RNA sequence: GCCGUUGUAGCUCAGUUGGUAGAGCACGCCCUUGGUAGGGGCGAGGUCACCGGUUCGACUCCGGUCAACGGCU
Numbered sequence: 001g002c003c004g005u006u007g008u009a010g011c012u013c014a015g016u017u018g019g020u021a022g023a024g025c026a027c028g029c030c031c032u033u034g035g036u037a038g039g040g041g042c043g044a045g046g047u048c049a050c051c052g053g054u055u056c057g058a059c060u061c062c063g064g065u066c067a068a069c070g071g072c073u
Base pairs, nucleotide, nucleotide: 001072002071003070004069005068006067007066010025011024012023013022019056027043028042029041030040031039032038049065050064051063052062053061
C1' cells in the first nucleotide's frame, strides 16, 4: 500500500424481508434473613464509532472517515 472482519448500555454480546433498541453480569431501591451470601420483584442506564447519501421511515442498505484485529505484498 491492497483486501477482509468488527465497532450497539459500565463489561460480555444479541438484534434480517428496513417499521417503538434487547439479554446476561454489574449498578440503585424493595422483599426474603437475626445479619451476610443466595434468591425474587421493580428501576435507571444508549447521539447504535463518526460524516454524508438512498427511503415515508436506517442499528440494518450505499459511499467516505476513524479505531481494533486478521490476511496479502